Predicted 3D model of a 113-nucleotide RNA (SAM riboswitch aptamer (S box leader)) from Bacillaceae bacterium UBA7792. The coordinates come from a structure-prediction model, not an experiment, and the mean pLDDT is 83. It was read from a public genome assembly, where an Rfam model found it.
[in-house]
RNA sequence: CUCUUAUCCAGAGAGGUGGAGGGAUGUGCCCGAUGAAGCCCGGCAACCGUCAGUGGUCGACACUGAAAUGGUGCCAAUUCACACAAAGCAAAUAUUGCUUUGGCAGAUGAGAG
Numbered sequence: 001c002u003c004u005u006a007u008c009c010a011g012a013g014a015g016g017u018g019g020a021g022g023g024a025u026g027u028g029c030c031c032g033a034u035g036a037a038g039c040c041c042g043g044c045a046a047c048c049g050u051c052a053g054u055g056g057u058c059g060a061c062a063c064u065g066a067a068a069u070g071g072u073g074c075c076a077a078u079u080c081a082c083a084c085a086a087a088g089c090a091a092a093u094a095u096u097g098c099u100u101u102g103g104c105a106g107a108u109g110a111g112a113g
Stems, first nucleotide, its partner, number of pairs: 001113008013041001015040003021031003025083004042075003047071002050066006079105001084102008
C1' cells in the first nucleotide's frame, strides 16, 4: 500500500508542557490567546488476546461474564453536516426542501497478500 471482515447516535480531566492552529478531502458549519496541534500525566472502552461459566459431534466453535499491570484504540459537536443513487412527502414545476434506505469515502480492530 492492496484485499477480506466487524464496528462507528454510548463513554472519557476547568491537570502539566507547549505555543497557532485544529475538526481526513471539498463545501458549509464549528472549536481555538477564557488558549489549538504535539508531548507528559490522567481518563474511557472489552476489538484481539487472557481467565471463568454454559452449550457442544468434547474438537472446531458459539454464547454469557470478569479483568484495562498483555496488544491496539479512543477522549468537542452521530464519522459535526452534506458530498453518489433510489423511494416517499411538501411546495413549485427544466427546480428546491425534508425524511428513509442503500452505496461511496474515512476511522479503528482482526486476518491475508